[in-house]
C1' cells in the first nucleotide's frame, strides 16, 4: 500500500404481516411480527421498542385488489425482477506485496 470479508463510530433509511380469541394469550413465516399518544370517513401522524438495511443498495416501497402453487390464513413459496424507486461517510482489522533500517 492492500482483494474478498469482517468490526467499530457517526449519520441516515425502513418493516412490524396472517390465523384463532372479548381479552390475556397461543399458532404460522421471518433477522425482526410491539407499545403509548394524537387526529380521522377511510386512514394517517408522532414517540418509544425491536430487527434489518444504506448505492458493491431485493432492507423497504410501487406495480399489486397482479400471476401460478400451497395453506387454517397470509408478500407462505415461486414468478413479476437485468422492471420503476430507495438511505453514506469515517476509522480499524485483513491474504499478500513494496520501501527503509538494525542484528547475525
Nucleotide at each position: 500500500g492492500g482483494a474478498a470479508u469482517c468490526c467499530a463510530c457517526u449519520a441516515g433509511g425502513g418493516g412490524u404481516g396472517c390465523c384463532g380469541g372479548u381479552a390475556a394469550c397461543g399458532g404460522c413465516u421471518g433477522a425482526g411480527a410491539u407499545a403509548a399518544g394524537g387526529a380521522u370517513g377511510a386512514u394517517c401522524c408522532u414517540u418509544a421498542a425491536u430487527c434489518c438495511c444504506u448505492u458493491u443498495g431485493a432492507a423497504c416501497c410501487u406495480g399489486a385488489u397482479c400471476u401460478g402453487g400451497u395453506u387454517a390464513a397470509g408478500g407462505c413459496c415461486a414468478g413479476c425482477g437485468u422492471a420503476g424507486g430507495a438511505a453514506a461517510g469515517u476509522g480499524g482489522a485483513g491474504a499478500c506485496g513494496g520501501c527503509a533500517g538494525a542484528a547475525g
Molecule: TPP riboswitch aptamer (THI element)
Organism: Marinococcus halotolerans DSM 16375